[in-house]
Context: one part of a larger RNA
RNA sequence: GGAUGAACGCUGGCGGCGUGCUUAACACAUGCAAGUCGAACGGAGCUUAAGAAGGAAGCUUGCUUUCAUUUUAAGCUUAGUGGCGGACGGGUGAGUAACGCGUAUCCAACCUACCUGUCACUCAGGAAUAGCCCGGUGAAAACCGGAUUAACUCCUGAUAAUAUCAUUAGAGGGCAUCUGACGAUGAUUAAAGUUUACGGUGACAGAUGGGGAUGCGUCUGAUUAGCUUGUUGGCGGGGUAACGGCCCACCAAGGCGACGAUCAGUAGGGGUUCUGAGAGGAAGGUCCCCCACAUUGGAACUGAGACACGGUCCAAACUCCUACGGGAGGCAGCAGUGAGGAAUAUUGGUCAAUGGGCGAGAGCCUGAACCAGCCAAGUAGCGUGCAGGAUGACGGCCCUAUGGGUUGUAAACUGCUUUUAUAAGGGAAUAAAGUGAGUCUCGUGAGACUUUUUGCAUGUACCUUAUGAAUAAGGACCGGCUAAUUCCGUGCCAGCAGCCGCGGUAAUACGGAAGGUCCGGGCGUUAUCC
Repeated sequence: GGAUGAACGCUGGCGGCGUGCUUAACACAUGCAAGUCGAACGGAGCUUAAGAAGGAAGCUUGCUUUCAUUUUAAGCUUAGUGGCGGACGGGUGAGUAACGCGUAUCCAACCUACCUGUCACUCAGGAAUAGCCCGGUGAAAACCGGAUUAACUCCUGAUAAUAUCAUUAGAGGGCAUCUGACGAUGAUUAAAGUUUACGGUGACAGAUGGGGAUGCGUCUGAUUAGCUUGUUGGCGGGGUAACGGCCCACCAAGGCGACGAUCAGUAGGGGUUCUGAGAGGAAGGUCCCCCACAUUGGAACUGAGACACGGUCCAAACUCCUACGGGAGGCAGCAGUGAGGAAUAUUGGUCAAUGGGCGAGAGCCUGAACCAGCCAAGUAGCGUGCAGGAUGACGGCCCUAUGGGUUGUAAACUGCUUUUAUAAGGGAAUAAAGUGAGUCUCGUGAGACUUUUUGCAUGUACCUUAUGAAUAAGGACCGGCUAAUUCCGUGCCAGCAGCCGCGGUAAUACGGAAGGUCCGGGCGUUAUCC
């Protein structure tokens, strides 16, 4: 000198853009953050319409009104079963020195819901269960028994191959184990309907996402020198989507290490960021990719995918409720609270856009996201006027003091302008698309056109007009390094100080004043890095 997720002191006009718990992975009140589908299902409730029989009233004795019951139809809402999604999105960096990450290669050792393409199929039956109802236990959380019912729930059977398995033949290929085109025989395994638009099942391929293996790279310490028994390898099994001591039985005695094993300390890694002429050095906050974690430890279930932040079970610590028998909870999601700290924001708005989940769709949900609020914490920009004006005014300060110098064109005064400010008026883009309605092309699913409707931010940005210099400047420093000096006070005192050093009666170094220098909506100090 540059830099910062900074803090502190003094000061502070504006809008734009981005940033904002670096400390206690400390504890959390409250609200929200993952739902959706009635075009899968049986119910329940409500509304409307129609019919039937019944009661009551009026009477015109066969009509009207009304009431509850029942049936049918249509619509709306939905606790429960079922489907899909809750494995994404969002947070944090505790752990991890590791195939965790980066880069390169390999899988002839693998999986992949939804989506796309191709081929084939979608047959016949059955059973249970939630809910509702009845009964019971409990303070509650919740649970138990009985009866009954549906489905795109579950089960049985049929059919079936380019699927799987077994036996068999094996062109060709390779990397040692191997792999394997075209084949033959046998065995095994599917499906779901609702309703006209969606679906379901099997097979092959694609796409996407993942899993695994390996080479190289990846902090410090030898005041850590030896470490290892599933350890190293083999054979055979088990397990897995898959390879593998991943696990197990048996066999052998190996394997790693001064090219630093083991142990200890520290640490998420990278793209990148800062600095530097570069080589290097340092850092890993925001944004993007990967990993790990979700009070602590362990475990599996479901599922295409988890060993699952807002799922389950067990144990532990803590907090809360309790009728003492027993229960409930997990902000390292968004706000917010306490604590810690030098220190870090609102218990805001909207799904309008972008994106995600579900749905045929309308739509619903979305603290993702987009906006707004707070903060000079950062960055770039604008402004706080411009021109003229000398009796060089008054005042201040200084001097060699009837005088002069300086503050200083600075002020006053005259003219001009209106960025900004205040007031008034006008007023967007972000809406591309999609929805509803209609028409056309086309042919069952799309496309085109016309029209209608949808904007949180927002009456915001922006524009015009009016008023009037009106609303807006400070901080540090002035001995040398280092740009900028005089007077007064103090008298080794009070004090200053980054280093050298100032101060003991003429202090350019302390305190004040005048003047000056530097930067300027900031200026200094502290901390850290180069």

The part of an RNA shown here (small-subunit ribosomal RNA, 5' domain) has 530 nucleotides and comes from an uncultured bacterium.
Its Rfam family is "Bacterial small subunit ribosomal RNA". Its family is annotated with ribosome and structural constituent of ribosome in the Gene Ontology.
The RNAcentral record of the full RNA draws on ENA, Greengenes and SILVA.